Predicted 3D model of a 712-nucleotide part of an RNA (large-subunit ribosomal RNA, domain II) from a Candidatus Woesearchaeota archaeon. Lineage of the source: Archaea > Nanobdellati > Candidatus Woesearchaeota. RNAcentral holds the full RNA, with entries from ENA and SILVA. Model confidence (mean pLDDT): 80 of 100.
[in-house]
Context: one part of a larger RNA
């Protein structure tokens, strides 16, 4: 990893609802005893327990008559039950009052939802504690053995010579010490990481010790909160921060994992207090089922009133902050100046007035929009039972996005709130893809119209239609989201709008000219239109600067303004906008979905047509309510946890009824019924059992638990 089998809401007491029966002011026995006994089942047993009165700590004391209103129903005035006043008991007080209580229903068995205590729906702990069982593995320690190739160095004593007055001391030898060196066995296990379905819970190689605090045999001793450690909490049989096995023991587990057939009706919350409480739970809110009850009720619109102080705006309306600029006062006060001083004179400054200009969650003379509250009116629900009580079951109490409006943060798919709509618990279309963005809430079938979104091809529908705009593959993107695209700039284009020139010829090229006085004065070595400084006239003229820039040492040379002709309709300058371009930067190659496209792109506007489970239509089904049926009538029929309901199946017992060797059951295969769980039927195989109705009990339905067992 597959299959096959197994595999988890269960027994018992208590108690508390609902459903059925019995019997009722009662109601029912238990142990246990007799009768007969296969089991059952009959009679007895009234101890006891729950009602039947209740307050009071106790002494004690001790209750419901009697009036209104009014659903069902019916003679419209009764009216079970319901509701409302009254009263009663009885504590406690002086009293007033207040608390419980009273106008009667129960108790017994059965099923059945819950709570509670047992293991308590099922597996799941580390753990605690008792008793025993281990030192054949290892650790210390004893008793008794065993073993260490070769080789290297060469302590101390000892002779020899030499020295010495005698020691000492030197040298040569001899001589064999040492937790002394290389290294084999033995012991160990430093590096490496070939092997690892092995030779091996390790090997290989490498590398450390190797006469000693050395290795080893065998035999004995220590025992679990103990031992034994040259001390690592190491090691105590592959086990060790307290061994191992059996037991307490199905310890607990607020934590994890699963929990088995259908279908139908409703359908949640993740908030608010409390908890050594934040992975729990317990109240309340929300969810369901059922009874009471008996006329109203409401998320909608609309009118009118009232309520308010938020957006917004405001500043000679407060409060606080804040720009220039004038006045006018010496008011405290510095600076300056004038004077022998008194004093003046200007400046800053203070008060104070005008004008300008700008703000504030904790400013407000104003002041919306939704909203909130009320009262009318439609409207929708509602005697086919609305509101409302009052009961019996949960579940949950980890929340999330999106828009609006707040707050912390630089910022985040942040962190915390308020409304609201969605996901959660909601499928289908769209968005490439993609809980929560957009269309839209799926009972079945069949067809037909749309929504959002789209209409070259992938791919269902226009290579539509009109006008324009863009040359950047801009773009094809979103509208909310898939990274943003600013400031500046552009002799890119398009459009609108204000100027000016222009057929008396504009703007641009070309062609002529661009002169005299004069080299203007100054300065300077020079200085002639052009190093600088001043000043900037006059004449001829179509025009022509005491000159626009190159150039010369200085001139000289070139241009240029300016005029003319020549050509013929436009030109030129500013502001706004549209759209492009540049601004433009990431690591494998790369993304408009993709191919592609100059429209199949933007912009403005038409019309057609695709396109969903929506929406219309036709038929069926299922709720819910009418109805005697037929049939009708609904905005009904998505759903997680949940709560209710009605069915299928499987084992087995009882009863009734049945089938079978003329072939059950099972299995294969086919083919029919049903909304499904699940059933019928037909062959074919098999070879002895089987089932329908009614009821009764259950060890009663698996796909999942790192599920158990077995097979493959």
């Nucleotide at each position: 990893a597959c299959c096959a089998g197994g595999g988890a809401g269960u027994g018992c007491a208590u108690u508390u609802g609902a459903g059925u029966g019995g019997c009722a002011a009662g109601a029912a026995u238990a142990a246990c005893u007799g009768c007969c006994u296969a089991a059952a089942g009959c009679a007895g047993g009234u101890a006891u327990u729950c009602a039947u009165a209740g307050g009071g700590a106790a002494a004690c004391c001790a209750a419901u008559u009697a009036c209104c209103c009014g659903c069902a129903g019916u003679u419209u005035a009764c009216g079970a039950g319901g509701g409302g006043u009254a009263u009663g008991g009885u504590a406690u007080g002086a009293a007033a009052g207040u608390g419980c209580c009273a106008c009667u229903a129960g108790u017994c068995a059965c099923u059945u939802g819950g709570a509670u205590g047992c293991g308590a729906c099922c597996c799941g702990a580390a753990g605690c504690c008792g008793a025993u069982c281990g030192a054949u593995c290892u650790a210390a320690c004893c008793c008794a053995g065993g073993g260490u190739a070769a080789g290297g160095u060469g302590a101390a004593g000892c002779g020899g010579u030499a020295g010495u007055a005698a020691u000492a001391u030197a040298u040569c030898g001899u001589g064999g010490a040492g937790g002394c060196c290389u290294g084999a066995a033995g012991a160990g296990g430093u590096g490496c990481u070939a092997c690892g379905a092995g030779c091996a819970a390790g090997u290989g190689u490498u590398c450390u010790u190797c006469u000693a605090a050395c290795c080893u045999u065998g035999g004995g001793c220590u025992a679990g909160g103990g031992g034994u450690g040259a001390a690592a909490a190491g090691c105590c049989a592959a086990u060790c921060g307290a061994g191992a096995u059996c037991g307490g023991u199905g310890a607990u587990a607020g934590c994890u994992g699963g929990u088995u057939c259908c279908u139908a009706u409703c359908g949640a919350a993740g908030u608010u207090g409390g908890c050594c409480g934040u992975a729990g739970u317990c109240a309340a809110g929300c969810c369901u089922g059922g009874a009471c009850g008996g006329a109203g009720a409401u998320a909608g619109u609309a009118u009118a009133a009232a309520c308010g102080g938020u957006a917004g705006a405001g500043a000679u309306a407060c409060g606080g902050a804040u720009u220039g600029g004038g006045g006018a006062u010496u008011u405290a006060g510095g600076g300056g100046g004038a004077g022998a001083a008194a004093u003046c004179c200007u400046u800053c400054g203070g008060u104070u007035u005008c004008u300008u200009g700008u703000c504030c969650a904790a400013c407000u003379c104003c002041a919306a929009a939704u909203g909130u509250u009320u009262a009318u009116a439609c409207a929708u629900c509602g005697u086919a039972g609305a509101a409302g009580u009052c009961u019996g079951g949960a579940g949950a109490c980890g929340g999330c996005g999106g828009c609006u409006c707040g707050u912390c943060g630089u910022a985040a798919g942040g962190g915390u709130g308020a409304g609201u709509c969605g996901c959660g618990a909601g499928a289908g279309g769209g968005g490439a893809a993609c809980a929560a963005c957009c269309c839209a809430g799926a009972c079945u079938a069949u067809a037909g119209u749309u929504a959002a979104g789209g209409u070259c091809c992938c791919a269902a529908a226009a290579u539509a239609u009109u006008g324009g705009u863009u040359a950047a593959g801009u773009a094809u993107u979103a509208a909310a989201g898939g990274g943003u695209a600013a400031a500046a700039a552009g002799u890119g284009u398009c459009u609108g709008u204000a100027g000016c020139c222009a057929u008396a010829g504009a703007c641009a090229g070309c062609a002529a000219g661009g002169a005299g006085g004069u080299u203007g004065g100054c300065u300077u070595a020079g200085a002639a239109g052009c190093a600088g400084c001043c000043a900037c006239c006059c004449u001829a003229u179509a025009a022509u600067a005491a000159g626009u820039g190159c150039g010369u040492a200085a001139c000289a040379g070139c241009u240029u303004a300016c005029u003319u002709g020549u050509c013929g309709a436009g030109g030129u300058u500013g502001c706004a906008g549209g759209u492009c371009u540049u601004g433009a930067a990431g690591a494998u190659g790369g993304a408009c979905g993709g191919g592609g496209u100059u429209a199949a792109a933007c912009c403005a506007a038409u019309u057609a047509c695709c396109g969903a489970u929506a929406c219309u239509a036709u038929a069926g089904g299922u709720u819910a309510c009418u109805g005697a049926a037929a049939a009708g009538u609904a905005u009904a029929u998505g759903a997680u946890a949940g709560a209710u309901a009605g069915g299928c199946g499987u084992u087995u017992u009882g009863u009734u009824a049945g089938g079978g060797c003329a072939a059950a059951a099972g299995c294969a295969u086919g083919u029919g019924a049903g909304a499904g769980a699940u059933u019928g039927u037909a062959u074919g195989u098999g070879a002895a059992c089987c089932u329908g109705g009614c009821a009764a009990a259950a060890a009663u339905g698996a796909a999942a638990a790192u599920c158990c067992u077995g097979g493959u």